The prediction has a mean pLDDT of 84.
Predicted 3D model of a 106-nucleotide RNA (SAM riboswitch aptamer (S box leader)) from Paenibacillus sp. MY03.
Rfam family: SAM riboswitch aptamer (S box leader). Rfam links the family to the GO term regulation of gene expression.
RNA sequence: UUCUUAUCAAGAGCAGGCGGAGGGACCAGCCCGAUGAAGCCCGGCAACCGGCGUAAUAGCACGGUGCUAAUUCUUGCGGAGACGUAAUGUUUCUGAGAGAUGAGAA
Repeated sequence: UUCUUAUCAAGAGCAGGCGGAGGGACCAGCCCGAUGAAGCCCGGCAACCGGCGUAAUAGCACGGUGCUAAUUCUUGCGGAGACGUAAUGUUUCUGAGAGAUGAGAA
């Protein structure tokens, strides 16, 4: 990097430390940010893999990851419904795509 597969409506610092302007993958929006962004440390959440544990579940959270604004913040392709005389309109549901993370494989 590619492939397979599972999950993505919950949870986690409204006064932690360093740091200093950016960040939310991309597009278009819409947001967050000097009442301090990214990043690092600490703390926390979860429990995917391993481990412990059980008859099997449950459970623990010890090791490996992960996560810690907003549904994966919404949207991007398609289908259905509602509103509307109608539409380039508004809105709801749904499938796919894309993305993220784990595990396995090449």